[in-house]
This record gives sequence, C1' cells and structure tokens, in this order.
RNA sequence: AUCUUAUCCAGAGUGGCUGAGGGACGGGCCCGAUGACGCCACAGCAACCGGUCUGCGGAUUGGCGCAGGCGCUGGUGCUAACUCCUGCCCAGCCGUCUUGGACGCACCGAAGAGGGGCGUCGGGGCGGAUGUGGGAGAGAUGAGAU
Repeated sequence: AUCUUAUCCAGAGUGGCUGAGGGACGGGCCCGAUGACGCCACAGCAACCGGUCUGCGGAUUGGCGCAGGCGCUGGUGCUAACUCCUGCCCAGCCGUCUUGGACGCACCGAAGAGGGGCGUCGGGGCGGAUGUGGGAGAGAUGAGAU
C1' cells in the first nucleotide's frame, strides 16, 4: 500500500513545549493567540487482539470451538461536537405544475341532461432542505492475509 472482516448515537483530560491554523475531501457549522492542531509526560476510557477465570461442547499427544466474566506491569486504539452534520440512491416531508381519477361543497341551468368553479385525497413531472428512516459510498480503528 492493497484485499477480507468486525465495529463506529456509550465512555474518558490535566500539565509542559511550540506558535497558526485545525476538525480527511467539497458544502455547512464549529474549535483556535483566554494558545487550538501537533509533540512529550502523567492520568484515564474502552475491551479489538493477547492473557486469565467460569460454563458447555469436542478430543484423547485435550492445547480447539462457542458463550460469558476480569481489566491484567501485555499489543494497539481512543480521551470537543453521533464518524460534528451533509454529499449518492430509495422512501418520507415541503413547494410548484399537471390530470379523460375519486369524494365533498355550493353555483349556472325551470327540471333533466350538461357545464365549469373551489376544497380534500390520489396519480404523474420538476425543484428544494431546517436531513426523518433505510441502504450504498467515503473515512477511522482492530484483527487476519498478501
């Protein structure tokens, strides 16, 4: 670096050094000379891997699988904001245009036939965001492989 796979609405900050950008990218919105980002020290969070304990199963050179616990002088990771929100698709929502549609309301018409009007709902087209739900993509981290 690439591939596979799991997770991403929980949790956890102080001090020192440095000095201008930072939050991956675009758009937004934030953080930042009351010193961000980064680096170092210490502290902490979590439980992916390792370790260990319990139960069940397998096996008989048990050294393996599943479920759960611990947080261990082990390997990583993490300690602003849901991965800060969003981006693509579908549904939903809003606006607008449309309709040989359905229903309702009155109206024109002497009545009937017929006619258009308004409202609600439905179908279709286009557009939108203060982004509701699902999926994809991208990204991050672990484990494994090349």